[in-house]
Molecule: c-di-GMP-I riboswitch aptamer
Organism: Actinomycetes bacterium
């Protein structure tokens, strides 16, 4: 450096739900909780998919990275 993630070691994150708060909303943030996760770290201005708002429609503006492909970075160990 590349690939891999079995026994480990130190750990990390935190679904659903609950409380508070922001938002028209999808949802976000904080705290609790802990199903799970070897990237459940980051990217929605690289895609797909789904969701929300406005519109008669065309279409426009948003959201989700724990829906998914992909990209970037990374602890430990093995080869």
């Nucleotide at each position: 450096u590349a690939u891999c993630g079995a026994c480990a070691a130190g750990g990390g994150c935190g679904a659903c739900c609950c409380g508070g708060u922001c938002g028209c909303g999808a949802g976000g943030c904080c705290g609790g909780u802990c199903a799970g996760c070897a990237a459940a770290g980051c990217c929605a201005a690289c895609g797909g998919a789904c969701c929300u708002u406005c519109u008669a429609a065309c279409g426009a503006a948003g959201g989700u990275g724990u829906c998914u492909g992909g990209g970037c970075u990374a602890c430990c160990g093995a080869u």